A computed fold for a 266-nucleotide RNA from a soil metagenome, annotated as Bacterial large signal recognition particle RNA. Rfam family: Bacterial large signal recognition particle RNA. By type it is a non-coding RNA gene. The RNAcentral record of the sequence draws on MGnify. Its mean pLDDT, the model's own confidence on a scale to 100, is 80.

């Protein structure tokens, strides 16, 4: 070095969850990779950390180690990108205000605009009328065992009699009081209405008179200025965050390098 037969090893691996820890069943990734039994209120174990049974392969393309690549998973809040919330800031845009200019429409010599005068609208005081409300009168009803009136049966009293007197019940009436009606009368009240007189405030609005004599009003566009209540935006501060990014960590598949027996025969 070659051949034959064996043995260790291998016949998938990884991530998260879970566990004192390890592995498995279940989930996810990788990608092609023997079979049967067990198993999430679980199954099997203890750092050589699935167990039991059977089968195949076998010292190298296949087993072991190191490096590399990196699918995928997990952690951190690091707050850079995008986004959300709160506070502030700037006055960039919108909204709002003012001036100028342009356009459209309306109105105006049957008088726009402006000026002056007077009155009203506003406030105060006093009054008139009305309405409303309250009390009273008028009116209606009721209303007295006796201490109100009239009439007073019966009965009582006086009288020889004729007659007379007081008078209960009943009936009629009425006073105070109570209730009602509120048409009429009277009195009073006030954040009522209309109006008169006097005073005041004031130029906003309305009406009138006089003068003047061509503009005035609304909307839209442009341009300039202003203000900081609101919306958008800039910048700053604080907070939150699924995703992207950053960083840490595990890491399949793949790639490179290295390592690993025994017996017999030639």
């Nucleotide at each position: 070095c070659c051949g034959u037969g064996c043995u260790a090893g291998g016949c998938g691996g990884g991530g998260a969850c879970g566990u004192a820890g390890c592995g498995g069943c279940g989930c996810c990734c990788u990608g092609a990779a023997c079979c049967c039994g067990c198993a999430a209120u679980c199954c099997g174990c203890u750092u050589u950390a699935g167990c039991g049974g059977g089968g195949c392969u076998g010292a190298a393309u296949u087993c072991c180690c190191u490096c590399u690549c990196g699918a995928g998973g997990g952690g951190u809040g690091c707050a850079g990108g995008c986004c959300c919330c709160g506070g502030g800031u700037c006055a960039g845009c919108g909204c709002c205000c003012c001036a100028c200019c342009c356009g459209u429409g309306g109105u105006g010599c049957u008088g726009a605009u402006g000026g002056c005068c007077c009155g009203g609208u506003c406030c105060c005081a006093c009054g008139a009328c009305g309405a409303u409300g309250a009390a009273g009168g008028c009116c209606c009803g009721u209303g007295a065992a006796c201490c109100a009136g009239g009439u007073c049966a019966g009965g009582u009293c006086c009288g020889g009699a004729a007659g007379g007197a007081a008078g209960c019940a009943g009936c009629c009436u009425u006073a105070a009081g109570c209730g009602g009606u509120c048409a009429c009368c009277c009195u009073c009240a006030g954040g009522c209405g209309u109006u008169g007189u006097g005073g005041g405030a004031g130029c906003g609005c309305c009406a009138g008179g006089c003068c003047u004599g061509a503009g005035c009003c609304a909307c839209g566009a442009g341009c300039g200025g202003g203000a900081g209540a609101c919306g958008c935006g800039u910048c700053c501060c604080g907070g939150g965050a699924a995703c992207c990014g950053a960083u840490c960590u595990c890491g399949a598949c793949g790639g490179a390098g290295g390592g690993u027996g025994c017996a017999c025969g030639g």